[in-house]
Context: one part of a larger RNA
């Protein structure tokens, strides 16, 4: 000087209180552990690993395993030698292909000093060398998690102390904040905060198409549907507008603290990106990039088939339940944000449906993917049920060489456990939780995950004694 304390004080945080949903019982789906196995490919391990790396494992992916190949090599430079039918397509036999043999088709490389002279592509040959997702994150670079958006961490000068330091940064209010105000051997300065950045919220201009539709004409079973219109709604550029700015009231004539007016919005308006100094030899050599150190007819590369998806089990994340506030049949409610050419597909037709078939429009404010809880009716009447939907068995549909290992829908039968869940234990403070749907990445085809979007919309919080994490003095 730090760090620790079942040592003080003082503060903070959905940390406890006070509520609302959950997980912990079940089925399933997902990822981990163990077990299994020719291989079940490798990472990630408290918070901070475990719906992680994976924004998509049927071949591919793919690193894993068996088994067949090939060794200057799937890829890069050089050097030698040859062709310039070099390269491109299709066929046929053998094979699991990989690759090997045969044969058809098409196609005149470029400069030139005309010398196969120079380039260039290709094949073969040699050896320097490719190549390694082999090792080591404790040998790094980048990048990232965390403490943590906590409110701290530090330097110059001076001054104190032999010294290591120390003061400033410590007190007295204050605040979300080392934030701001006063006071002080201090005076000021830097990275953090806070502001600037974008977004929602109100309001003016401008602009008016593919969006609008008040007035005014038309025209229809009906609709901006048509002439028009620029109000309005909305689009999207540009400004206003909030500053403790105005009154009281507290405080120290501070700083700010409660209150109130106006206002769309009130005291950091609501959300977001922004992540100090560092901490964990924290995470990754399997993004990349890299010392070293390993393989070189193999630890490299190439291809069929398996495998990652195994299954007594135990853990973590979830998704659907258990009903009545529901369940199941009826009826032309009403969004946001997205994404569309190898695409998204309206209408219409067929099909019980998945779906198919035809085909209009749309690189889209134009066309089109496109709502569901809710509301109204009607039925079930408290049952393992007209709850639940697991799991079985059958025909089917789509995607793709190809759904046996091992997709996803669909129709019909089947109808398991499950009656609200034990110690424990997680999430949230307002358009939040809860609850309901849509849409995007990835993507040929697969989503209960991810990431975003909307519609319905609460309960509660005295308050800091205790629990967990953290700040500041001692």
């Nucleotide at each position: 000087u730090g760090a620790c304390g079942g040592g003080g004080a003082c503060c903070c945080g959905c940390a406890c209180a006070a509520g609302c949903g959950g997980u912990g019982g079940a089925g399933c789906a997902u990822g981990u552990g163990a077990u299994u196995u020719a291989a079940u490919u490798c990472g990630a391990g408290g918070c901070a690993a475990c719906g992680c790396g994976a924004a998509g494992a049927a071949c591919c992916u793919u690193a894993c395993c068996a088994g067949c190949c090939c060794u200057u090599g799937a890829c890069a430079u050089c050097c030698c030698g040859g062709u310039c039918g070099c390269g491109g397509g299709g066929a046929u036999c053998a094979g699991a292909g990989a690759c090997g043999a045969u044969c058809c088709c098409c196609u005149u490389c470029a400069g030139u000093u005309c010398g196969g002279c120079u380039g260039g592509a290709c094949c073969g040959g040699u050896g320097a060398c490719a190549g390694g997702u082999g090792c080591u994150g404790c040998a790094u670079g980048g990048c990232u998690g965390u403490c943590g958006u906590c409110a701290g961490c530090u330097c110059g000068u001076g001054u104190c102390g032999u010294g290591a330091g120390a003061u400033g940064u410590u007190g007295g209010g204050u605040u979300a904040a080392g934030u701001c105000c006063c006071g002080c051997a201090a005076c000021g300065a830097g990275c953090g905060c806070a502001a600037c950045c974008c977004u929602c919220g109100u309001c003016c201009u401008u602009a008016g198409u593919u969006g609008c539709c008040a007035a005014c004409a038309g025209g229809u079973a009906a609709u901006g549907c048509u002439g028009g219109g620029a109000a309005c709604u909305c689009u999207a550029a540009g400004g206003a507008a909030a500053c403790u700015g105005c009154c009281g009231g507290u405080g120290g004539u501070a700083a700010g603290c409660c209150g109130g007016a106006g206002g769309a919005a009130g005291g950091u308006g609501g959300g977001g990106a922004u992540g100090a100094c560092g901490u964990c030899a924290a995470g990754u050599c399997u993004u990349c990039a890299u010392g070293g150190c390993c393989c070189u007819u193999a630890c490299g590369g190439g291809c069929u088939g398996g495998g990652c998806u195994a299954c007594a089990c135990a853990c973590g994340u979830g998704c659907u339940a258990c009903a009545a506030u529901g369940g199941u049949g009826g009826u032309g409610a009403c969004a946001g944000a997205g994404g569309g050419c190898u695409g998204c597909u309206a209408a219409c037709c067929u099909g019980c449906a998945a779906a198919g078939g035809c085909a209009c429009g749309c690189a889209a404010a134009u066309c089109u993917c496109c709502a569901a809880a809710a509301a109204c009716c009607a039925u079930c009447u408290c049952a393992g049920u007209u709850c639940a939907g697991a799991u079985u068995g059958u025909c089917c549909u789509c995607u793709g060489c190809a759904a046996c290992u091992c997709g996803a829908g669909g129709g019909c039968a089947u109808g398991a456990a499950g009656c609200u869940g034990g110690a424990a234990u997680c999430g949230c403070u307002a358009g939040u939780a809860a609850u309901c749907g849509c849409a995007g990445a990835u993507c040929a085809g697969c989503a209960c995950g991810c990431u975003g979007c909307g519609g319905u919309g609460a309960a509660u919080a005295c308050g800091u004694u205790c629990c967990c994490g953290g700040g500041u003095c001692u």